[in-house]
Predicted 3D model of a 72-nucleotide RNA (transfer RNA) from a Candidatus Saccharimonadota bacterium. The sequence was found in a public genome assembly. Its mean pLDDT, the model's own confidence on a scale to 100, is 80. Rfam family: tRNA. It is annotated as a transfer RNA.
RNA sequence: GCGGAUGUCGUAUAAUGGCUAAUAUACCUGCCUUCCAAGCAGGUGAUGCGAGUUCGAUUCUCGCCAUCCGCA
Repeated sequence: GCGGAUGUCGUAUAAUGGCUAAUAUACCUGCCUUCCAAGCAGGUGAUGCGAGUUCGAUUCUCGCCAUCCGCA
């Protein structure tokens, strides 16, 4: 330099056009317990960035960025 893949709460994964974005864990609060752990209930927190298509985009298209893989 060329080609390909992947970017979603702190972390690991879902959701493939109908979003008020789900689950576990972590964090916070409460219950329980003599205390801790465990358990139970509740809460906070995310679509890499920018355009386009569409009534509607996490999903489709384009560009950029980051990471990984391959070729040279």